């Protein structure tokens, strides 16, 4: 330098261009208990890495940065 992939919640990961972005760990309340842990009910938390374009409509296409991770030189 030149080719691919990948950026979604604290972590891990789903999500056909269309229902209120879903689940597990965590995290909070309460319930179990002498306490802790384990379990059990209940709840809160991301506008989807930034910017723009297409569309009736965008996490999801497309275009441009910027972050990582491979392969090539």
């Nucleotide at each position: 330098c030149g080719g691919g992939g990948c950026g979604u919640a604290g972590c891990g990961u789903a999500a056909c261009g269309g229902c209120u972005a879903a689940c597990g760990c965590a995290c909070u309340u309460g319930g179990u208990u002498u306490g802790g842990g384990a379990c059990c009910a209940a709840g809160g938390g991301a506008c989807u890495c930034c910017g723009g374009g297409u569309u009736c409509g965008a996490a999801u296409c497309c275009c441009g940065g910027c972050g990582c991770c491979c392969c090539g030189a």
Molecule: transfer RNA
Organism: Minisyncoccota bacterium